[in-house]
RNA sequence: UAAUGUUCUCAGGGCGGGGUGAGAGUCCCCACCGGCGGUAAGGGUUUCGGCCCAAGCCCGCGAGCGCUUUCCGACACAAUCGGAAAGGUCAGCAGAUCCGGUGGAUUCCGGAGCCGACGGUUACAGUCCGGAUGGAAGAGAGCGAAC
Numbered sequence: 001u002a003a004u005g006u007u008c009u010c011a012g013g014g015c016g017g018g019g020u021g022a023g024a025g026u027c028c029c030c031a032c033c034g035g036c037g038g039u040a041a042g043g044g045u046u047u048c049g050g051c052c053c054a055a056g057c058c059c060g061c062g063a064g065c066g067c068u069u070u071c072c073g074a075c076a077c078a079a080u081c082g083g084a085a086a087g088g089u090c091a092g093c094a095g096a097u098c099c100g101g102u103g104g105a106u107u108c109c110g111g112a113g114c115c116g117a118c119g120g121u122u123a124c125a126g127u128c129c130g131g132a133u134g135g136a137a138g139a140g141a142g143c144g145a146a147c
Stems, first nucleotide, its partner, number of pairs: 005143006016030004031127002033116002035061004042053004056114002064093002066090001067087008097112005118130003
């Protein structure tokens, strides 16, 4: 320097005010929030080689739902329903950005917009409760160690 292996740790924020109503943190008005990696005309630093920071809506990834397969149960088989496990190129839900500065940035600055799993609820939820003291993209550290 660091392929690869292994262990451990960490790894999500947000309803405040008003209105209607029997009832709303769920509707309406105003507000609030933004996981991980990449990219960067901005910012910081510099020994001028570089390094560090910077995107919810650009490219990917993750959890969740769905889907597929297998097993178990209900039923005489199948179908269907319920439960469990597995699959991450099955990718369906997977969402959402434009204008100006400006020739050059969907990233900077300014302005105006838009988006947000599933189940629950006296009433429709990004913000409440629940699965979840879970899982995980990934981040860091230790150990071993080829060259």